[in-house]
Context: one part of a larger RNA
RNA sequence: UGGUGUUGAAGGAACUCGGCAAAUUGCAUCCGUAACUUCGGAAGAAGGAUGACCUUUUGUUGAGCAAUCAACUUAAGGUGGCACAAAAUUGGGGGUAUCGACUGUUUAUCAAAAACACAGGGCUCUGCUAAGUCGUAAGACGAUGUAUAGGGCCUGACGCCUGCCCGGUGCCGGAAGGUUAAGAGGAUAAGUGCAAGCUUUGAAUUGAAGCCCCGGUGAACGGCGGCCGUAACUAUAACGGUCCUAAGGUAGCGAAAUUCCUUGUCGGGUAAGUUCCGACCCGCACGAAAGGCGUAACGAAUUGAGCACUGUCUCAACGAGAGACCCG
Numbered sequence: 001u002g003g004u005g006u007u008g009a010a011g012g013a014a015c016u017c018g019g020c021a022a023a024u025u026g027c028a029u030c031c032g033u034a035a036c037u038u039c040g041g042a043a044g045a046a047g048g049a050u051g052a053c054c055u056u057u058u059g060u061u062g063a064g065c066a067a068u069c070a071a072c073u074u075a076a077g078g079u080g081g082c083a084c085a086a087a088a089u090u091g092g093g094g095g096u097a098u099c100g101a102c103u104g105u106u107u108a109u110c111a112a113a114a115a116c117a118c119a120g121g122g123c124u125c126u127g128c129u130a131a132g133u134c135g136u137a138a139g140a141c142g143a144u145g146u147a148u149a150g151g152g153c154c155u156g157a158c159g160c161c162u163g164c165c166c167g168g169u170g171c172c173g174g175a176a177g178g179u180u181a182a183g184a185g186g187a188u189a190a191g192u193g194c195a196a197g198c199u200u201u202g203a204a205u206u207g208a209a210g211c212c213c214c215g216g217u218g219a220a221c222g223g224c225g226g227c228c229g230u231a232a233c234u235a236u237a238a239c240g241g242u243c244c245u246a247a248g249g250u251a252g253c254g255a256a257a258u259u260c261c262u263u264g265u266c267g268g269g270u271a272a273g274u275u276c277c278g279a280c281c282c283g284c285a286c287g288a289a290a291g292g293c294g295u296a297a298c299g300a301a302u303u304g305a306g307c308a309c310u311g312u313c314u315c316a317a318c319g320a321g322a323g324a325c326c327c328g
Base pairs, nucleotide, nucleotide: 001323004320007317010314011313014312019309027051028050029049030048031047036041038157052079053078054077055076056075059072060071061070062069063068080084092307097302098301099299100298104116105115120155121154122153123152124151125150126149132141133140134139158294159293160292161291163224164223165222168221169220170217171216172215173214174213177212178211179210183206184205189200190199191198192197225243226242227241228240229239252286253283264280265279266278267277268276
């Protein structure tokens, strides 16, 4: 001198992006235990008491023929210490909000999460030589399965629900008409030949799917308006007018993991709060399976506040052992 680690006066997060790190708690028995809840939980909730040793004592179990012994246990009295789960091992706890239901999985080597998965829900394809996939093929998987099965896509426990639009795109169905390839067809015309003929040219007509067309379909891709006026204070507009659209955003939620203006406004918490919680709604630019809103339990998740606790700090100090450095 830095690192590892010990102790602590008074204060106790004033430190800091943030209680990061450290400290607290810790075992057993008994007492006691809230909101909420899917009635299982939450819960070791929280919060208390006791614990060593000595003497006497109760009961249970086991061994033994029995006396008795062993383990656990009950009650009373007493003894010593600063301290009795005397060392070591060994939960800090409670409440709020967001996200994800949960256990699980993941970027081997900067990310463990709100991402992935999940049980559950839905749409769609597939009747078996199944659909789908690999392969030029043989063949194989699917499956030694058979629609309570298998493939694809989306959502993601549970509860309450899941609105309107089929104009565009997609998919499904339809077949009257239009368009349309090869093919069929062979008018016409040309070359050549004396001619028969040969070689060309190729009109009308016919001709599938597809497309046009007609319908359906949103837990298919997707979409879900503007302006003006109006009530006996003011303000606002239940109401009216008008334009456009396929239809103009329903329920629920809302300055939100989404809000630019914005530190919106009001309330709470603080002496003081750009964060947080509860409201309001003016939603720049929420919104219903790219699900909407809730939700007990769970989380090395995120956010804000408080209790306990502490060298994180006020503000630095002493000590220990190993190292570097200095002196010999």
About this RNA
The prediction has a mean pLDDT of 85. A computed fold for a 328-nucleotide part of an RNA from a marine metagenome, annotated as large-subunit ribosomal RNA, domain IV. The RNAcentral record of the full RNA draws on SILVA.